This is a predicted structure of a 78-nucleotide RNA (c-di-GMP-I-GGC riboswitch aptamer) from a soil metagenome.
The sequence is in RNAcentral, with records from MGnify.
The coordinates come from a structure-prediction model, not an experiment, and the mean pLDDT is 87.
[in-house]
RNA sequence: CGAUAAAGCCAAACCCUUCGUGAGAAGGGGGCGGAAAGCGACGGGUCCCGCCAAAAGCGGGACGGCCGAGCUGCCGAA
Numbered sequence: 001c002g003a004u005a006a007a008g009c010c011a012a013a014c015c016c017u018u019c020g021u022g023a024g025a026a027g028g029g030g031g032c033g034g035a036a037a038g039c040g041a042c043g044g045g046u047c048c049c050g051c052c053a054a055a056a057g058c059g060g061g062a063c064g065g066c067c068g069a070g071c072u073g074c075c076g077a078a
Base pairs, nucleotide, nucleotide: 001076002075009034010033014029015028016027017026018025019024032065038071039070042068043067044066045063046062047061048060049059050058051057
């Protein structure tokens, strides 16, 4: 750097069950996709909950399959 390569890997929407006020999470089915769709909320972003009359703001949280930066990593042609 990423092939119409090989061997494997992960698993969107949707459905079922459980958990959570919620964003969402876990397990099963499923397969849109993925070369970091491996890891971790550091910066930005989106979303949820609370405080506040409301906005702004503050506090707590969710998303790593939104972007950036960081750490680690399989295979291999040009």